[in-house]
Molecule: transfer RNA
Organism: Patescibacteria group bacterium
RNA sequence: GUCCCUAUAGCUUAAUUGGAUAGAGCAUCCCGGUCCUAACGGGAAGAUUCCCAGUUCGAGUCUGGGUAGGGACG
Numbered sequence: 001g002u003c004c005c006u007a008u009a010g011c012u013u014a015a016u017u018g019g020a021u022a023g024a025g026c027a028u029c030c031c032g033g034u035c036c037u038a039a040c041g042g043g044a045a046g047a048u049u050c051c052c053a054g055u056u057c058g059a060g061u062c063u064g065g066g067u068a069g070g071g072a073c074g
Stems, first nucleotide, its partner, number of pairs: 001073007010026004019057001028044005050066005
């Protein structure tokens, strides 16, 4: 330098052919539980879906350009 793959919550991830308010587990917080702690049970909060544009009635998903990480070739 060329090409390919990946990017969603603090972490791990789901999301069908583009279609409902982006769902779950762990962690966190609150309550119950216990003499206390833990296990366990109930609840809450947490995501401008890496960024900027475009297409579309509608984008996590499609297109273009970037950024970061990984890989192949030279």